[in-house]
The RNA shown here (transfer RNA) has 72 nucleotides and comes from a Candidatus Levyibacteriota bacterium.
NCBI's taxonomy places the organism under Bacteria, Bacteria candidate phyla, Candidatus Levyibacteriota.
RNA sequence: GCCCACGUGGCUCAAUGGCAGAGCAGCGGUAUCGUAAACCGCAGGUUGUCAGUUCAAGUCUGACCGUGGGCU
Numbered sequence: 001g002c003c004c005a006c007g008u009g010g011c012u013c014a015a016u017g018g019c020a021g022a023g024c025a026g027c028g029g030u031a032u033c034g035u036a037a038a039c040c041g042c043a044g045g046u047u048g049u050c051a052g053u054u055c056a057a058g059u060c061u062g063a064c065c066g067u068g069g070g071c072u
Stems, first nucleotide, its partner, number of pairs: 001071007010024004018055001026042005048064005
């Protein structure tokens, strides 16, 4: 230099172009003599960035950035 894959809450991952969710972690509560486990609830996201397509983009297209892999 070229090619491929990936980028979504703190972490690990979902979401057929049509309301962005789950588990764990965090916070509050129930219960317990008390703690943990358990159970109930709450909060936390400009979906890497900038453009494009579309009535509508996490999803499709382009460029860039980052991570991993391959080729020379």

Annotation:
Model confidence (mean pLDDT): 82 of 100. It matches the Rfam family "tRNA". Gene Ontology term of the family: triplet codon-amino acid adaptor activity. It is annotated as a transfer RNA.